[in-house]
């Protein structure tokens, strides 16, 4: 230099065109003599600029950032 793959709360995933979900973690409150465990609430995310479309994390194009191959 050439191809592939990845990229979603503070972590770990899951969603294949039509409300962005789980768990953990974080905060409130229940319960208990404390505390642990439970249970109920609740903050908090689509790498990045375009393009398609009624509608984009999801489709395309193009940048970044990693990882893998060849060379």
């Nucleotide at each position: 230099g050439u191809g592939g793959c990845u990229a979603u709360g503070g972590u770990g995933u899951a969603g294949c065109g039509g409300u962005a979900g789980c768990a953990c973690a974080g905060g409130g409150g229940c319960u208990u003599g404390u505390g642990g465990a439970g249970c109920c609430c609740u903050u908090a995310g689509c790498a990045c600029c375009g393009g398609u479309u009624c509608a984009a994390a999801u489709c395309c194009g193009g940048u970044u950032a990693g990882c893998c191959a060849c060379c």

Notes
Transfer RNA from a Candidatus Kerfeldbacteria bacterium, 71 nucleotides, folded computationally. Taxonomically the source falls in Candidatus Kerfeldiibacteriota (Bacteria, Bacteria candidate phyla). Its Rfam family is "tRNA". From the family's description: Transfer RNA (tRNA) molecules are approximately 80 nucleotides in length. By type it is a transfer RNA. The sequence was found in a public genome assembly.